[in-house]
């Protein structure tokens, strides 16, 4: 050195969750690296950490350390985004308010503001009128027989004289159905240049009277106060994406180390 044979170990490994812990089935990522049983309202072990049978390989590309690179997930400071709670009227946006301010404008001795006075918008009620319905009245038309009235023919009673009943027609009607316009009642209303009463009344409207000189919610720019959570602003939660950091890590470089027995 090199031949035969074993043997140790190897036949995936990880992350999060679960557990007191460590494993597995069961989820995720790598990657393709043996069968069979047991297992998540779980199953086996107990710092040595799956248990249990079996099989292949086997002293090195394959099995063991070290470093290097590194999918991936978990955690984490920082940051952005999106939702949601809740604050906030220092900021914007919106409303209001008046003896505000400054530039315009309008109105006014043919009477401003202000004041009285009765109204009118607001609400009830009772009426007139109108419109829309409904009903009546008027007309018209309307019963083969179970309406009425006459009752032709024709039927029955009678010796006769003369009755009764009573179909059709025809006149009228009831129920019904139609009709057009008056008149009567009833309901109804987003009714009317209504009308009378009572009630509200902080506004706002126009009149009369008084007032004797201002008024303007009129445009435009501002200022003040006031409301108001809509923007915006803060803050807590969660979601999602990014950046730093921690640890774990597959798989892959790369270096190193490691039996036994026999014969040559």
């Nucleotide at each position: 050195c090199c031949g035969u044979g074993c043997u140790a170990g190897g036949c995936g490994g990880g992350g999060a969750g679960c557990c007191a812990g460590c494993g597995g089935u069961g989820c995720c990522c790598u990657g393709u690296a043996c069968u069979c049983g047991c297992a998540a309202u779980c199953c086996g072990c107990u710092u040595u950490a799956g248990c249990g049978a079996g099989g292949c390989u086997g002293a090195a590309u394959c099995c063991c350390c070290g470093c290097c690179u590194g999918c991936g997930g978990g955690c984490u400071u920082c940051g952005g985004u999106u939702g949601u709670a809740c604050g906030u009227g220092a900021g914007c946006a919106u409303u209001u308010g008046g003896a505000g301010c400054g530039c315009g404008g309008g109105c006014g001795a043919u009477g401003a503001a202000g004041g009285u006075u009765a109204g009118g918008u607001c609400c009830c009620a009772c009426g007139c009128g109108g419109c829309g319905u409904c009903a009546g009245u008027u007309c018209g038309u309307g019963a083969a027989c179970c309406c009425g009235g006459u009752c032709a023919g024709g039927u029955c009673c009678g010796g006769a004289a003369g009755g009764a009943a009573g179909c059709a027609g025809c006149c009228g009607u009831a129920a019904g159905c139609g009709a057009u316009g008056c008149c009567u009642g009833g309901c109804g209303g987003g009714u009317g240049u209504u009308g009378u009463g009572g009630g509200a009344g902080u506004g706002c409207c126009g009149a009369a009277c008084u007032g004797g000189a201002g008024c303007c919610a009129u445009g435009c720019g501002c200022a003040c106060a006031a409301a108001c959570a809509g923007c915006g602003c803060g803050u807590g939660c969660a979601g999602c994406c990014g950046c730093u950091g921690c640890a774990c890590a597959a798989g892959g470089g790369c270096g190193g180390g490691u039996g036994c027995a026999c014969g040559g």
The prediction has a mean pLDDT of 76. Predicted 3D model of a 264-nucleotide RNA (Bacterial large signal recognition particle RNA) from an Actinomycetota bacterium. Its Rfam family is "Bacterial large signal recognition particle RNA". The family's RNA type in Rfam is non-coding RNA gene. From the family's description: The signal recognition particle (SRP) is a universally conserved ribonucleoprotein involved in the co-translational targeting of proteins to membranes. Of the family's consensus pairs, 93% are formed in the model. A source record names the gene ffs.